[in-house]
RNA sequence: CCUGUAGCUCAGUGGUUACAGCAUUUGCCUCAGAAGCGAGAGACCUGGGUUCAAUUUCCGGCAGG
Repeated sequence: CCUGUAGCUCAGUGGUUACAGCAUUUGCCUCAGAAGCGAGAGACCUGGGUUCAAUUUCCGGCAGG
RNA backbone atom coordinates (compact mmCIF):
# COMPACT_ATOMS: atom_id res chain seq x y z
C1' C A 1 0.00 0.00 0.00
C1' C A 2 -3.90 -3.64 -1.32
C1' U A 3 -7.57 -7.17 0.18
C1' G A 4 -11.49 -9.28 3.76
C1' U A 5 -19.19 -10.73 1.14
C1' A A 6 -22.29 -18.30 1.03
C1' G A 7 -18.24 -24.41 1.70
C1' C A 8 -15.03 -22.27 -2.84
C1' U A 9 -14.39 -18.28 -6.79
C1' C A 10 -16.44 -13.57 -7.04
C1' A A 11 -20.04 -8.95 -8.53
C1' G A 12 -22.24 -4.99 -6.10
C1' U A 13 -24.33 -0.28 -4.24
C1' G A 14 -25.69 5.40 1.28
C1' G A 15 -32.11 3.10 0.97
C1' U A 16 -37.06 -2.36 -1.84
C1' U A 17 -35.85 -9.30 -0.51
C1' A A 18 -27.23 -8.40 -1.31
C1' C A 19 -25.72 -10.84 -7.81
C1' A A 20 -23.84 -15.03 -10.17
C1' G A 21 -21.03 -19.68 -11.13
C1' C A 22 -19.35 -24.22 -8.88
C1' A A 23 -20.51 -27.21 -4.61
C1' U A 24 -24.65 -28.92 -1.32
C1' U A 25 -30.21 -30.55 -0.41
C1' U A 26 -34.49 -31.84 -3.06
C1' G A 27 -38.25 -32.78 -7.25
C1' C A 28 -38.77 -34.32 -12.51
C1' C A 29 -36.37 -37.48 -16.01
C1' U A 30 -33.79 -42.91 -16.05
C1' C A 31 -33.95 -49.96 -14.95
C1' A A 32 -30.00 -47.25 -12.20
C1' G A 33 -26.45 -43.40 -12.71
C1' A A 34 -24.49 -39.17 -15.40
C1' A A 35 -26.16 -35.06 -18.17
C1' G A 36 -30.39 -31.80 -18.58
C1' C A 37 -34.67 -28.98 -16.45
C1' G A 38 -37.16 -26.91 -11.83
C1' A A 39 -37.15 -25.63 -6.59
C1' G A 40 -34.71 -24.76 -1.64
C1' A A 41 -31.04 -23.62 2.15
C1' G A 42 -26.68 -20.86 2.74
C1' A A 43 -22.79 -14.78 3.37
C1' C A 44 -21.18 -8.70 4.09
C1' C A 45 -13.90 -10.14 9.41
C1' U A 46 -14.43 -7.33 14.27
C1' G A 47 -15.34 -2.81 17.74
C1' G A 48 -16.77 2.16 17.52
C1' G A 49 -18.03 7.06 14.99
C1' U A 50 -20.96 9.91 11.10
C1' U A 51 -26.07 9.52 9.10
C1' C A 52 -33.17 9.32 9.38
C1' A A 53 -30.66 4.95 7.28
C1' A A 54 -23.85 1.83 6.77
C1' U A 55 -22.20 -4.24 3.29
C1' U A 56 -21.01 0.84 1.13
C1' U A 57 -18.29 6.52 4.38
C1' C A 58 -14.43 7.56 8.62
C1' C A 59 -11.16 5.63 12.77
C1' G A 60 -9.08 1.54 15.63
C1' G A 61 -8.27 -3.81 15.93
C1' C A 62 -7.62 -8.74 13.68
C1' A A 63 -6.24 -11.83 9.43
C1' G A 64 -4.01 -12.47 4.56
C1' G A 65 -0.83 -10.60 0.48